Glycine riboswitch aptamer from Nocardioides panaciterrulae, 110 nucleotides, folded computationally. It matches the Rfam family "Glycine riboswitch aptamer". Rfam's curators write: This family represents the bacterial glycine riboswitch. RNAcentral holds the sequence, with entries from Rfam. Model confidence (mean pLDDT): 78 of 100.
RNA sequence: CUAUCCCGCACGGGAGAGUCUCCGUUCCCCGGCCAGGAGCCCGGGGUCCGGAGCGCCGAAGGGGCAAUUCCUCCCCGGAACCUCUCAGGCGCCAGGACCGUGCGGACCAG
Numbered sequence: 001c002u003a004u005c006c007c008g009c010a011c012g013g014g015a016g017a018g019u020c021u022c023c024g025u026u027c028c029c030c031g032g033c034c035a036g037g038a039g040c041c042c043g044g045g046g047u048c049c050g051g052a053g054c055g056c057c058g059a060a061g062g063g064g065c066a067a068u069u070c071c072u073c074c075c076c077g078g079a080a081c082c083u084c085u086c087a088g089g090c091g092c093c094a095g096g097a098c099c100g101u102g103c104g105g106a107c108c109a110g
Stems, first nucleotide, its partner, number of pairs: 001110001006105008018054001020053005027046006055090003061086001062084003068080004
């Protein structure tokens, strides 16, 4: 001086599953009521937010090795994009394991 590995940050890529049903609420539109207008009320539609229910997804996190696979030929053990769905998610946004590039840090073969 310094590769790989590890940690952090930035950028880019990044899947899956109901924008289901009901209730309430904000806002808007239409119609009725009215001689006309506004308000109240009634009905319908859309939208925002929240709650409940059922169904579903798994790649934040979490649990588990019961099956599968991997670490080794076996046991034990461990891990996983495996499994379970607690959490999270099922229009958009956001999130997102993982991958790539760059920067910074730590360590150190050489």